Small-subunit ribosomal RNA from a metagenome, 1480 nucleotides, folded computationally. Rfam family: Bacterial small subunit ribosomal RNA. Its family is annotated with structural constituent of ribosome and ribosome in the Gene Ontology. Its mean pLDDT, the model's own confidence on a scale to 100, is 84. The sequence is in RNAcentral, with records from SILVA.
RNA sequence: AGAGUUUGAUCCUGGCUCAGGAUGAACGCUAGCUGGAGGCUUAAUACAUGCAAGUCGAGCGGGAUUGGUCAGCAAUGGCCAUGAGAGCGGCGAACGGGUGAGUAACGCGUACACGACCUACCUUUGACUGGGGGAUAGCCCUGGGAAACUGGGAUUAAUACCGCAUAUAAUUCUGAUGAGUAAAGAAAUUGGAAUGAAAGUUCAGGCGGUCAGAGAUGGGUGUGCGUCUGAUUAGCUAGUUGGUAAGGUAACGGCUUACCAAGGCGAUGAUCAGUAGGGGGCGUGAGAGCGUGGUCCCCCACACGGGUACUGAGACACGGACCCGACUCCUACGGGAGGCAGCAGUAAGGAAUAUUGGACAAUGGCCGCAAGGCUGAUCCAGCCAUCCAGCGUGCAGGAAGAAGGCCCUAUGGGUUGUAAACUGCUUUUAUCAGGGAAGAAACCUGUGGAUUUACUCCGCAGCUGACGGUACCUGAAGAAUAAGCACCGGCUAACUCCGUGCCAGCAGCCGCGGUAAUACGGAGGGUGCGAGCGUUAUCCGGAAUUACUGGGUUUAAAGGGUGCGUAGGCGGCUAUGUAAGUCAGGAGUGAAAGUUUGCGGCUCAACCGUAAAAUUGCUUUUGAUACUGCAUGGCUAGAAUUAGGAUGAGGUCAGCGGAAUGUGGCAUGUAGCGGUGAAAUGCAUAGAUAUGCCAUAGAACACCAAUUGCGAAGGCAGCUGGCUAGACCUGGAUUGACGCUGAGGCACGAAAGCGUGGGGAGCGAACAGGAUUAGAUACCCUGGUAGUCCACGCCCUAAACGAUGCUUACUCGACGUAUGGCCCUAGAGGUCGUGCGUCCAAGGGAAACCGUUAAGUAAGCCACCUGGGGAGUACGACCGCAAGGUUGAAACUCAAAGGAAUUGACGGGGGUCCGCACAAGCGGUGGAGCAUGUGGUUUAAUCCGAUGAUACGCGAGGAACCUUACCCGGGCUUGAAAGUUAGUGAAUUAUCCAGAGAUGGAUAAGUGAGCAAUCACACGAAACUAGGUGCUGCAUGGCUGUCGUCAGCUCGUGCCGUGAGGUGUUGGGUUAAGUCCCGCAACGAGCGCAACCCCUAUGUUUAGUUGCCAGCAUGUAAAGGUGGGGACUCUAAACAGACUGCCUGUGCAAACAGAGAGGAAGGAGGGGACGACGUCAAGUCAUCAUGGCCCUUACGUCCGGGGCUACACACGUGCUACAAUGGGCAGUACAGAGGGCAGCUACCUGGUAACAGGAUGCCAAUCUCAAAAAGCUGCUCACAGUUCGGAUAGAGGUCUGCAACUCGACCUCUUGAAGUUGGAUUCGCUAGUAAUCGCAUAUCAGCAAUGAUGCGGUGAAUACGUUCCCGGGCCUUGUACACACCGCCCGUCAAGCCAUGGAAGUUGGGGGUACCUGAAGUACGUAACCGCAAGGAGCGUCCUAGGGUAAAACCGAUAACUGGGGCUAAGUCGUAACAAGGUA
Repeated sequence: AGAGUUUGAUCCUGGCUCAGGAUGAACGCUAGCUGGAGGCUUAAUACAUGCAAGUCGAGCGGGAUUGGUCAGCAAUGGCCAUGAGAGCGGCGAACGGGUGAGUAACGCGUACACGACCUACCUUUGACUGGGGGAUAGCCCUGGGAAACUGGGAUUAAUACCGCAUAUAAUUCUGAUGAGUAAAGAAAUUGGAAUGAAAGUUCAGGCGGUCAGAGAUGGGUGUGCGUCUGAUUAGCUAGUUGGUAAGGUAACGGCUUACCAAGGCGAUGAUCAGUAGGGGGCGUGAGAGCGUGGUCCCCCACACGGGUACUGAGACACGGACCCGACUCCUACGGGAGGCAGCAGUAAGGAAUAUUGGACAAUGGCCGCAAGGCUGAUCCAGCCAUCCAGCGUGCAGGAAGAAGGCCCUAUGGGUUGUAAACUGCUUUUAUCAGGGAAGAAACCUGUGGAUUUACUCCGCAGCUGACGGUACCUGAAGAAUAAGCACCGGCUAACUCCGUGCCAGCAGCCGCGGUAAUACGGAGGGUGCGAGCGUUAUCCGGAAUUACUGGGUUUAAAGGGUGCGUAGGCGGCUAUGUAAGUCAGGAGUGAAAGUUUGCGGCUCAACCGUAAAAUUGCUUUUGAUACUGCAUGGCUAGAAUUAGGAUGAGGUCAGCGGAAUGUGGCAUGUAGCGGUGAAAUGCAUAGAUAUGCCAUAGAACACCAAUUGCGAAGGCAGCUGGCUAGACCUGGAUUGACGCUGAGGCACGAAAGCGUGGGGAGCGAACAGGAUUAGAUACCCUGGUAGUCCACGCCCUAAACGAUGCUUACUCGACGUAUGGCCCUAGAGGUCGUGCGUCCAAGGGAAACCGUUAAGUAAGCCACCUGGGGAGUACGACCGCAAGGUUGAAACUCAAAGGAAUUGACGGGGGUCCGCACAAGCGGUGGAGCAUGUGGUUUAAUCCGAUGAUACGCGAGGAACCUUACCCGGGCUUGAAAGUUAGUGAAUUAUCCAGAGAUGGAUAAGUGAGCAAUCACACGAAACUAGGUGCUGCAUGGCUGUCGUCAGCUCGUGCCGUGAGGUGUUGGGUUAAGUCCCGCAACGAGCGCAACCCCUAUGUUUAGUUGCCAGCAUGUAAAGGUGGGGACUCUAAACAGACUGCCUGUGCAAACAGAGAGGAAGGAGGGGACGACGUCAAGUCAUCAUGGCCCUUACGUCCGGGGCUACACACGUGCUACAAUGGGCAGUACAGAGGGCAGCUACCUGGUAACAGGAUGCCAAUCUCAAAAAGCUGCUCACAGUUCGGAUAGAGGUCUGCAACUCGACCUCUUGAAGUUGGAUUCGCUAGUAAUCGCAUAUCAGCAAUGAUGCGGUGAAUACGUUCCCGGGCCUUGUACACACCGCCCGUCAAGCCAUGGAAGUUGGGGGUACCUGAAGUACGUAACCGCAAGGAGCGUCCUAGGGUAAAACCGAUAACUGGGGCUAAGUCGUAACAAGGUA
C1' cells in the first nucleotide's frame, strides 16, 4: 500500500465483499511449564448458611467463673487475685467495600466565584476548668406474651442529665467614625443593652473538658464554556418571570407564604419523545476523526419499590428508625421477623464468568495511654489457555536414498526424506534428593547517649512471616516427561489420487457439484501459525463510501418550475480611533495512573520503579495592530436616479377585418356522395354530393415567417387605439456602497381537471356503430358528449429541459444574424456596446462533448445527492370542493442497478452489389400402381446409427445360410483367432456311429523336406498375454457435411485513443474476386482469390502394334485377310497456341465496350481436382485408432432355426404410365467408355423362351461380352380404359446355390387392377445445358438395381429486369441483444414462502390532568385529660407516599377480513418496451 465482483471486452460511477488491528468474550478441536494480569456484559431477579464494625475497666455502677489462702469434719463463710457476658456512657459506625437502576441534569468535565457558608478528630494561640441538684439503666422483687418483646415496684453510679457563678474578646440589637473594591455594609476603632461554659482521672509528668481566634482537611452553594438522537415533537410556562415583606436554612435564592406587576423560554431548536451514569482513559486510525467507558483512579446516584424525618460535626444513613406497598419466613392465629447492587456461596436467567480458602506477617482504617482487639479493606493462596510475555518438546552425524504409504508415462521412476533405523552429544523443563531466602522495620521489652529533663529524640540488642520449605541454588538418572489446529479454485502462501454424480454437500465475495471436481467427502503431499489454532459476535480501519483535513450535482444519485424579498451569510477605495476576533511573551491550572522517551529492578520479556516530555484546553496579565469586526469622517470605479434616442408576437382592456368551415334560405342540377390498404357503418330520389347568390354562428389568424424578436419562468403572432412594464444605446449631472445571495414567507405558474354562469363553428376523451383480427374493450373509418372559447373563483403539477441555480471578475480566435452609437478613403470598410447562433485554441471531462452565452480559472450565497428494488409508497401533519398535492420512512430483498464509448449480431432501418434467389422458360413432384428408405405400430426379435436446410435409393458399391451386430434353443470357459515356451505327431485322406448342428466317439490309410542341426504343418498340459459392433462423438485423433468456391480472415512496425479498440481493410472507380488503379497516417506482409496440376477443343514433331489403308502388289462370295506403307484416322508422349498482345472508342489509371481484325479457340474457351480464419459441443467410439468406465462359466465365443423382408397408416426419393411427337410388327444405320480365366465365350445343335449340350478364340487396341437405343424406311391401330397401361393372380418351367417355405432372379401361356396429366404447394436447369435414348461397370454364387457411378447418341426454350421471396458480401444507422431476434422482456391470473399497511374489536404500558381519600412525619394550633410547673397525651390544620374514580391523548402487542409489495429452473393469457419493436 491494496484486491475480488456489473461487460463479449473497455473506461467511469457505484454498492457489496476480503486481506489488518482489537475484545471482560463465547463455541469447536487440541493442550507441557513459568511469570504478570483479568474473570455475571444477561435478571437493580430471589436468596439457605457463615463472616464483612467495632472498641474503651485509664468514664461508671457492678461482677459470673477460676485460682490461692484462712476458719470449719463438711456444707459454707471471710480475705487476696482473676476478671467472662450484659448494661449506662464516650468515640466510631456518614470511612472503607458494592452496583449503574435512575439521571440529558450545573449530573459530569474544565475554568472561575462565595463581599452568602459549615467543618468532629489534627496543629497552633489565648483564657478557664468554681460550686450544686434531681433522676435512670443495670442489679433485686413481681407480672403479660408462643415468640419478638414488654409492664409495674424498690434501690443505685458516672466524662449521662439539669440549674447557679464567672467570660472584655463570642452571638444578637443599637449609636458614632469609616478606609477600600470593577461592583456589592469584609475588616477595623469606639459607646450602650441582652444572652450563653466546663468533667473528671492520675504514678502529679500527663490524658481529658469548656469558650474564643487562626490554620489544615473535608464539604456546601453559584456562574461561563463543553456534553447523544428525533421537527413525521413548534410552540412551552402559573410559583410560572420579576419586585416588596416575612418565614426557613450552615448559607444565597420563589426555597416557602402573602401582596403587586406580566413577565420568562424558543428555529443558535424551547417543549415533548427515545436512549444513556459522566470524566481521566481504552480500541482503531498517518492524522482529523469514529467507536467505547470492563479492570485501576476521580465525581455522581442508588441500597427490596416508594415516602419521611430522627440522631449527629457530618446522613435524610447498604449491614439505623418510622410508615405504605410487593414478596419470603415463623406462629400457639392473638401477633411477629427479613432485605448479599459487602466476601464466599445457592437457585434462576444465559452462549457465558471462579473458593461457602488462609492471614492480619505487610499496607491502611476504627477504638484504646498502651498491650491489644476488630477489619471478606488489604495481603496471599485455589479454579479458568480468558489475555499478555517467556521457555521447552532435543542437537550433530547418518543414503542401501531401507521398509511401508502415495503418485506415475509402471522392467522402472518420483515423493514422504536425513526423515527413520543406527552412532555420538546435551539435560532447559518435568521427576527425585539436599540446601534455602528477601519481603521485618517499627510498636514493645531491655539498654546506652543527648538535650529544652518530655518515657522527647538518637543508637544497640531482643521479639514478630499468612504466602511457604515458596522463589532461588546444588546434585542424580535418562532423549528420557511434552504437538496440535486451520487451510491448499481466485482474492491468498500451499496439488495430486480415489469416492460421489445439481445427489450428498461447500461457500467471506465471485461461485463449485448434472461421470475424468486442485472448490463436496477421504487419503498422500504441501502451506501458515504454534500450546495453541480456527469459527462466531462486536468496534475501528481499508471507505476520499457523509469528503473539516478530503467528494459531488449536462447524460451515472443530485439545480428548487420562476421571480420578489425577511432573517442570516458575504461585501468597493481611503483616514482616524478602539482592540472583540487574530498574533506574541509571562503567570496559574490542566490530580495520580495511562500513552511516549531516557535510565533502572525482577536471568530476558510481559510486569514494575524513577525522571523527563506531553496533556494540542481553560483562566488571567502585558504588548502588537497588517487583516476582519465596531465607531466616526471622506471618495466614486459597484448600484441607483435623471435627459435624449431607438426597439420588440412583453402585459392588459376595447373596437374592427377578411379567408376558411359549419348551418339556414333560394336557385341550377341528377344519382350517387363519402370513406379506405380494401371495405362497411353513414348521407342521398322526402333530391344529397357538386355549383351560384344571400344570410348567420363560433373559433383560429394563411402569406409576411427566419438558426428572427420579446418576456423571470409559464408563455406571447390579423389590424387599430387607450393604459402599462422592461431591457438597450448616447451624454453630462445627482446620491454616495444605498450591493450580491437568499432558509422560512409572498406572488406568478402550460395542459388537463373542479365550481358558478354564458357560449358552442370546427376538433374531439368517454360512448355507439363499421372494419381489421385467433381475439381487438386498440391502431383505420362514420358519428359523437364532456372539454376546447368567455367571465369570475380554485387546482399548483410537467421531459415546468439548456435534463446545466443566481451574481461578479479573468482567459486565443473565425463566421452569421437582430438592434443601437462613432469614424472614414463611403466598401464585401473599421470600431464601441447589448442580444441570438455556428465552428474552434488553451483548458476541462469517464467519454459523448463543453469551450467569453463554459461543463475553463477563481470568489460569495442558496438548493440538492450518498447502491438497486420496496417507493415518491405507508403512517402522521399541512393545503385542496374533489381529483389530488407538499413533506416523506421502515421491514424485507438483490449483488448488482447505472453512464459513456467499443466490437459484433440483429432490425417488418437506409444505401450498394451478387447468386437458377425471383422473374422469363423447359421438364418434373404432390393424384395412380409398383420399387426403395424413414416414421409409427407390431413382434421373442423386427440389430445399430443418420433426423430442418446439412436424415429419409443415407452408412449398405448388393440381409435366403454366411454376412449379423438382434431373438429362441443347444454347447465351450486360457476361450473362435494371433504370439512365446516344454512335449507329441508328418501333414493329410477315407469310412462308421450319436446328434438339428456345434460337438463327441471309433476305425483304416498315410509317414514330408534336409547329411544333420533344423524347417513347414497339426495336436497339445500349464503359464503369460485374451475377447467385447458393451457406454460415453458432450473426454478425443482421424475423416466428413454445411455456411461456401462466399471473398473474405489476419499479422509486424508506425500513428490515433486513458482504454476496449481503431487505422491499414474505409473513400472514388473497376472486377468473378480484399481483382486491379487512384486517393489517404499509414507502410509492408501472411492465409484465402487467381495461377501452377488433370481431362477436353486446334496444330506440329516423334513413334507405328494388336490400330489405320491413300498409293503399289496379292487375295476372297465378302472382308487390311496377306506382302508392304506412315500419307490419313487413331493411339500416347513432347511441344506450340490466348497475353486485352493488336486496332477503334471511353476513361487520369485500372479497366470496359466492339456480331473489330487475326485465330481451332477471345476476354476465366468448357469441365475437374483444389475449400482461408472460423461456425453448427453438426456427424461418426458400429470403418479404424484411442482416454475413462463397465462384463469375464459372459455384455466373450461356437452351432441350428428365426428375424433385419412384419403392416390399419404417414412422409421422402424413384420407376412405369395414363398414350397417336404414340403402341405393335418387319427391315435398316451410327457410339463412347468399360469388363473378362472358379471368367467372357464366337460358332453348331435342342428348346417358343429363360436356358441346356457341345465346341473354339482370348490373360485382350488381337478373342469376347456386343444387339447400342432413340433415329430412318414400310405396314397396322383412329381416341377407346383401347392393339394404351401393366399391377395383381393362376399354371408350367429355367438358372444360381448345402439349401429359393418364410425370402431370389429370369422365361412361357393365361389373368389384365388403378390410372384419361394430378389441390394447396414444391423441385431441377442458362448450352452440348434441360429434356430424351440406350450402353457399361463396381458390389456379386445368385439377386430383389427402377439405386449408385461412369459413357456416349439426339438435342432445345428463355433471361425485360432486380420491385418482391430466399441466401450472401460491403458501408452506414438504432439497440435495453452478446447463449447474440429461435434474443431480450412486461403485466394480470394460478401455486408456495416472507415481511409489511389498513381494520370492527381485544389487551398492555409509561406520562400528564381533574376530583375523592390519605399513613408515617416536620411545622403550626389547642380550654376540658395527666403534671405544682416546665411539659406531655389526645385532637385539629397545611403538605405528602400510596390508593380510588373519570375523561382524553400517546406508544406497543394481537385480530375476522382486506390492500398492495418482495422472493421462488421449466404453470396460464396475451405481446406493452428494446430495431421505425412493426401505431416512434